[in-house]
RNA sequence: UACUCAUCAAGAGUGGUGGAGGGACUGGCCCAAUGAAACCGCGGCAACCAUUUAGCAUAUUUAUGUUAAAAACGGUGCCAAUUCCGGCGGUAAAACCGCGAGAUGGGAG
Numbered sequence: 001u002a003c004u005c006a007u008c009a010a011g012a013g014u015g016g017u018g019g020a021g022g023g024a025c026u027g028g029c030c031c032a033a034u035g036a037a038a039c040c041g042c043g044g045c046a047a048c049c050a051u052u053u054a055g056c057a058u059a060u061u062u063a064u065g066u067u068a069a070a071a072a073c074g075g076u077g078c079c080a081a082u083u084c085c086g087g088c089g090g091u092a093a094a095a096c097c098g099c100g101a102g103a104u105g106g107g108a109g
Base pairs, nucleotide, nucleotide: 003107004106005105006104007103008102013042014041015040016039017038021031022030023029025087026086027085028084043079044078045077048075049074051070052069053068054067055066056065057064058063059062083101088098089097090096
């Protein structure tokens, strides 16, 4: 990088270096010299994987799958605004729903 599955209305920030950008793309609208991105330190949120316990199913006494719960030592992720809002469709508007795109994690190649 392409495929597949799940989730995306909740939650959580400060110090140093740095010096003008950032919010994926596009149109808006925002954030930023009361200091953007990036990097480093410390802190936090959440619970995808891993872990533990219990139930169920299959094979069979230990595995696999699945459901629920617990915990937060491990692998990630995240800590302005609903994924900031719209972008395609249902429908002309509002609102809502679905699709797409994107992000994160798991799986298989």